[in-house]
A computed fold for a 351-nucleotide RNA from a Lachnospiraceae bacterium, annotated as Bacterial RNase P class A. The sequence is in RNAcentral, with records from ENA.
RNA sequence: AAAGCAGAAUGAAUGAUCGCGGGCGGCAGGCCGAAAGGUGCCGUCUGAGGAAAGUCCGGGCUUCACAGGGCAGGAUGCCGGAUAACGUCCGGUGGAGGUGACUCCAAGGAUAGUGCAACAGAAAUGUACCGCCGGGGAAAUCCCCGGUAAGGUUGGAAGGGCAGUGUAAGAGACUACCGCCCGGCUGGCAACAGGCGGGGCAUAUGUAAACCCCAUCCGAAGCAAGACCGAACAGAAGGCAAUACGGCGGCCCGUCGUGUCUUCAGGUGGGUCGCUUGAGACCGGCGGCGACGCCGGUACCAGAUAGAUGAUCAUUCUCGACAUAACCCGGCUUACAGUUCUGCUUUUUCG
Numbered sequence: 001a002a003a004g005c006a007g008a009a010u011g012a013a014u015g016a017u018c019g020c021g022g023g024c025g026g027c028a029g030g031c032c033g034a035a036a037g038g039u040g041c042c043g044u045c046u047g048a049g050g051a052a053a054g055u056c057c058g059g060g061c062u063u064c065a066c067a068g069g070g071c072a073g074g075a076u077g078c079c080g081g082a083u084a085a086c087g088u089c090c091g092g093u094g095g096a097g098g099u100g101a102c103u104c105c106a107a108g109g110a111u112a113g114u115g116c117a118a119c120a121g122a123a124a125u126g127u128a129c130c131g132c133c134g135g136g137g138a139a140a141u142c143c144c145c146g147g148u149a150a151g152g153u154u155g156g157a158a159g160g161g162c163a164g165u166g167u168a169a170g171a172g173a174c175u176a177c178c179g180c181c182c183g184g185c186u187g188g189c190a191a192c193a194g195g196c197g198g199g200g201c202a203u204a205u206g207u208a209a210a211c212c213c214c215a216u217c218c219g220a221a222g223c224a225a226g227a228c229c230g231a232a233c234a235g236a237a238g239g240c241a242a243u244a245c246g247g248c249g250g251c252c253c254g255u256c257g258u259g260u261c262u263u264c265a266g267g268u269g270g271g272u273c274g275c276u277u278g279a280g281a282c283c284g285g286c287g288g289c290g291a292c293g294c295c296g297g298u299a300c301c302a303g304a305u306a307g308a309u310g311a312u313c314a315u316u317c318u319c320g321a322c323a324u325a326a327c328c329c330g331g332c333u334u335a336c337a338g339u340u341c342u343g344c345u346u347u348u349u350c351g
Base pairs, nucleotide, nucleotide: 001347002346003345004344005343006342007341008340009339010338012316013315014314015313016312017311018310020047021046022045023044024043025042026041027040030039031038032037049322053333054332056331057330058329059328060327061222062221063220064219073218074217075216076215077214078092079091080090081089082088093107094105095104096103097102108213109212113211114210115207116206117205129152130151131148132147133146134145135144136143137142160178161177163175164174165173179201180199181198182197183196185194186193187192226273227272228271229270233266235264236263237262238261239260240259244258245257246256247255248254281298282297283296284295285294286293287292317320
C1' cells in the first nucleotide's frame, strides 16, 4: 500500500421568531364542575431512538387461581459459568469452513418402537441383473441347479475401510493398521482428550425443525393490568308523613303534586393514582481471561390520554439513511445515507 477479519462510537451544526406537551414559581380569584379537579396570563427549566420498530423470548409489577401429586400441552437439549431470569451472554469441548485474523452449528437418543425414502437400479433391507466359481444336461457361444457381495451397472446412500492370508470362486472366515462398540487407567470440576485391554462388528443406510423416547423448565391473563373518589341511575334498611308534607301565597280559602330525610351497599359519565428514582445513567477505583460483580462520587434525564417534540427565516457543510415513546427493564431479530476510531490477519514493496 492492497485485500480482509473483529469490536466500538456517531446518526448535520449554530442562532432567531412563533407554536405544542410536562415540571416549578408568580399573578388573577374570573369561568366550568355537586365535588375532586380543570381552565387563563407571565416567567423559567425541560421534552424520543440506536434501533423508540417486530412484539419473538425472559423478568419486575398487578389481579385471579393455588395442600400435594399426576395427565394433557408448550419450550429447551455438549460442558462450566454470568444473571432477577432467559431460548440471552461469556469461557471452553467436539464438528464444519477459511492460507490466516476469524466465522458457523437445534451439538441428547436411529443398539425402545412406528412411519417415510420420488426416479433410476436385479436389489433400498436380507437383494444375484452382468460377472466369477462348482456340478449337471445339451452340443459349439446355450439351458438348469447351487455357491459367491472381490469386480461391473443404478443411486444421495448397496450393508465398516484398506492390505494380506485363505478359497473352487469368495467372504471379518482369519490377521495387522484405521474406524466402531464395551470396560478399566491417566489428565481435566465437566464436556472431552490421550493411551491400555477386550469384542470380528446381526450394533445392517438416511431421516427425530417425522411421530416418538429420555432429561430439565413452565399456573392464567395482561397497564384497556389494577387501586381509589364518586354526579346520575335503579336497590336495601330505618325515621317522619294522608288530621301529613311540599309548591303557588303575608295568612285563610282554593288549587297543583305524593313523598321526604338519614344511613348502607353497588356503581355509569367524570376525576385521581398506577406513571416514571430505575435489577437505571455517567465518571473513577478494585476483583475476574470474560460475561459480570463490588465500592465511592455526580446529576435527575419525556410522561401524554385523542395523545406534545413542529413550522418559518438566516448562515455553514460532506446536503442528511432507517425510523417517532404510551407501565418499566434485560435480550434477540430486522431496517439503516454516510463518517470516525481501536485491535488483528494475509500478500507485496521499501529501509

Background: Its mean pLDDT, the model's own confidence on a scale to 100, is 75.